[in-house]
């Protein structure tokens, strides 16, 4: 140089055929406990990597950047 795979809550990942963005840890607030830790119950946390397209509508489907892993040479 060329291929190829990721990239979505603070972390680790899901999101069938485009049609309300989700789960477990973690935080935070309650119950429970003499305090605590387990355990139970709620709650907040998203520019789905930048940017531009298509579409009534994009995490998904096209371009083109960035950043990281692998493969050829």
């Nucleotide at each position: 140089a060329g291929g190829c795979c990721a990239a979505u809550a603070g972390c680790u990942c899901a999101a069938g055929u485009g049609g309300u963005a989700g789960a477990g840890c973690a935080a935070c607030g309650g119950a429970u406990u003499c305090c605590a830790a387990a355990u139970c119950c709620g709650u907040a946390g998203g520019u789905u990597g930048g940017g531009g397209g298509u579409u009534c509508g994009a995490g998904u489907c096209c371009c083109u950047c960035u950043u990281g892993g692998c493969c050829u040479g």
Transfer RNA from a Deltaproteobacteria bacterium, 73 nucleotides, folded computationally. The source organism's lineage runs through Bacteria, Pseudomonadati, Myxococcota and Myxococcia. Its mean pLDDT, the model's own confidence on a scale to 100, is 82. It matches the Rfam family "tRNA". It is annotated as a transfer RNA.